[in-house]
RNA sequence: GGAUCCUUAGCUCAGCUGGAUAGAGCAACGGUUUUCUAAACCGUAGGUCGCAGGUUCGAGUCCUGCAGGGUCUACCA
Numbered sequence: 001g002g003a004u005c006c007u008u009a010g011c012u013c014a015g016c017u018g019g020a021u022a023g024a025g026c027a028a029c030g031g032u033u034u035u036c037u038a039a040a041c042c043g044u045a046g047g048u049c050g051c052a053g054g055u056u057c058g059a060g061u062c063c064u065g066c067a068g069g070g071u072c073u074a075c076c077a
Base pairs, nucleotide, nucleotide: 001073002072003071004070005069006068007067010026011025012024013023019057028044029043030042031041032040050066051065052064053063054062
């Protein structure tokens, strides 16, 4: 340099064929329980869906560019 994949909550990940207010587990916070802690149970909050454009009535999903990361490969040495 080329090819390809990934980027969604603090972390790990879902999200089917584009469809209305984007979810789960863990963590965090509050509560119940307990002498206390842990565990268990209940609840709450938490998101520019990497960034910028485009297509569309409608984009996490499709297209383009850019950024970061992974894998494979070529070249140089």
Model confidence (mean pLDDT): 80 of 100. The RNA shown here (transfer RNA) has 77 nucleotides and comes from an uncultured Bacteroidota bacterium. Rfam family: tRNA. The family's RNA type in Rfam is transfer RNA. It was read from a public genome assembly.